Record summary
Predicted 3D model of a 477-nucleotide part of an RNA (small-subunit ribosomal RNA, 5' domain) from Pueraria montana var. thomsonii.

Context: one part of a larger RNA
RNA sequence: GGAUGAAUGCUAGCGGCAUGCCUUACACAUGCAAGUCGGACGGGAAGUGGUGUUUCCAGUGGCGGAUGGGUGAGUAACGCAUAAGAACCUACCCUUGGGAGGGGAACAACAGCUGGAAAUGGCUGCUAAUACCUCGUAGACUGAGGAGCAAAAGGAGGAAUCCGCCCGAGGAGGGGCUCGCGUCUGAUUAGCUUGUUGGUAAGGCAAUAGCUUACCAAGGCGAUGAUCAGUAGCUGGUCCAAGAGGAUGAUCAGCCACAUUGGGACUGAGACACGGCCCAGACUCCUACGGGAGGUAGUAGUGGGGAAUUUUCCACAAUAGGUGAAAGCCUGAUGGAGCAAUGUCGCGUGAAGGUAGAAGGCCUACGGGUCAUGAACUUCUUUUCCCGGAGAAGAAGCAAUGACUAUAUCCGGGGAAUAAGCAUUGGCUAACUCUAUGCCGGCAGCCGCGGUAAGACAGAGGAUGUAAGCAUUAUCU
Numbered sequence: 001g002g003a004u005g006a007a008u009g010c011u012a013g014c015g016g017c018a019u020g021c022c023u024u025a026c027a028c029a030u031g032c033a034a035g036u037c038g039g040a041c042g043g044g045a046a047g048u049g050g051u052g053u054u055u056c057c058a059g060u061g062g063c064g065g066a067u068g069g070g071u072g073a074g075u076a077a078c079g080c081a082u083a084a085g086a087a088c089c090u091a092c093c094c095u096u097g098g099g100a101g102g103g104g105a106a107c108a109a110c111a112g113c114u115g116g117a118a119a120u121g122g123c124u125g126c127u128a129a130u131a132c133c134u135c136g137u138a139g140a141c142u143g144a145g146g147a148g149c150a151a152a153a154g155g156a157g158g159a160a161u162c163c164g165c166c167c168g169a170g171g172a173g174g175g176g177c178u179c180g181c182g183u184c185u186g187a188u189u190a191g192c193u194u195g196u197u198g199g200u201a202a203g204g205c206a207a208u209a210g211c212u213u214a215c216c217a218a219g220g221c222g223a224u225g226a227u228c229a230g231u232a233g234c235u236g237g238u239c240c241a242a243g244a245g246g247a248u249g250a251u252c253a254g255c256c257a258c259a260u261u262g263g264g265a266c267u268g269a270g271a272c273a274c275g276g277c278c279c280a281g282a283c284u285c286c287u288a289c290g291g292g293a294g295g296u297a298g299u300a301g302u303g304g305g306g307a308a309u310u311u312u313c314c315a316c317a318a319u320a321g322g323u324g325a326a327a328g329c330c331u332g333a334u335g336g337a338g339c340a341a342u343g344u345c346g347c348g349u350g351a352a353g354g355u356a357g358a359a360g361g362c363c364u365a366c367g368g369g370u371c372a373u374g375a376a377c378u379u380c381u382u383u384u385c386c387c388g389g390a391g392a393a394g395a396a397g398c399a400a401u402g403a404c405u406a407u408a409u410c411c412g413g414g415g416a417a418u419a420a421g422c423a424u425u426g427g428c429u430a431a432c433u434c435u436a437u438g439c440c441g442g443c444a445g446c447c448g449c450g451g452u453a454a455g456a457c458a459g460a461g462g463a464u465g466u467a468a469g470c471a472u473u474a475u476c477u
């Protein structure tokens, strides 16, 4: 000099685009953040004078809550990066070949009775289905000589037909696994290891495998640093540098891990599951003391910590996701607005003329010099500002549909009107005099300055640098 997710001091006019708990993975009041389908199903209710039609709903059932969003605690590891591999799985989606015959029993809701303060139950009885079971059938599977095992569901419509269902094959995208190489510091850590290393057999898994078990062998790793200890999410990237390299891993993107702490499985195509379940611990809350409820490292917000980091906002209009035949519904994802000079870029704070070289300040050798064309004054302009009016794109397209939006932008009117600070001024380093002080009070990045004429402290005037910022502190280079 450059840089920063910065902070502090003084100051501050506007706009565009970005960024905003780096510290306590500390504790959290309140609201919202994952629903949807009545065109799967039986019911209940509203409404209507009645029928028909319509609308809403607890429950059964389906799909989705494994995505999206957050955080970086743990992890030195096949975690990540790169390059390969074989023994695998895959809901929804695409292509393709077949199929859907017959029968049955229940359980919620509901009704009755009943326990409990509540959370939430218990008993009896009834009932539907795309929920469940069974028989038959089958180019899958096992096996390979017979044989064995194992499917299906309907709904809408006047109909054509459409949406679904079951069994195969292929694909796409996604995921699991293995492996070569790379991946911080310490030897004041030198030995480590018994399911450990390999084999056989069995179990287990979607799949390979000491993944697990029994038996057998005694192996395996290590100064090319094992083990242990410390630190740390990794990468694309970012900053500095001519490069080599050093530092770093905020925002954005890919992967991983985690969800109050520890453990566990269930469901499912997929989880050992942030807003699911069970157990244990700590903490908080309710209680009729018998027992229960909770988890912001989602979004706002609160307390605490800290030098320090925002609104308990608007909308699903766009993009995108879930669901639905669709209309639609839901979405703190997302799109936006608000706050903050936190950064970056742009603009402005007026322009031209104007010497009686005005008043005033400062200096003076008392002649004058300087602030200084600066002001006043004359002429002009209106970016910005105020007032009034018009008014988009983003909407994809037959049409309708805009949170932002009192938008951007344009037109008219008004009046120089609303807008300059900060640091420095001995050398490094651009910029100097006076007054006061007198080794005092003070300055200081280094050298150093101050003890009576201080260009170094303090004030004033001038000057220099930079500018809506300027300095300081911290860190990297």
Base pairs, nucleotide, nucleotide: 001477002476003475004474006473007472008471009470010469013347014346015345016344017343018342019340020339021305026303027302028301030300031299032298035063036062037061040060041059043057044056045055046054070258071257072256079183080182082180084178085177088175089174090173093171094170095169096168097167098166099165101135102134103133104132110125111124112123113122114121115120141148142147154163155162156161184230185229186228191221192220193219196218197217198216199215200214201213202212203211233255234254235253236252237248238247239246240245260281261280262279263278264277283294284293285292286291311337313336314335315334319333320331321330322329323328350380351379352378353377360371361370362369363368385414386413387412388411389410390409394404421466422465423464424463425462426447427446428445432461433460434459435458442449443448

The prediction has a mean pLDDT of 87.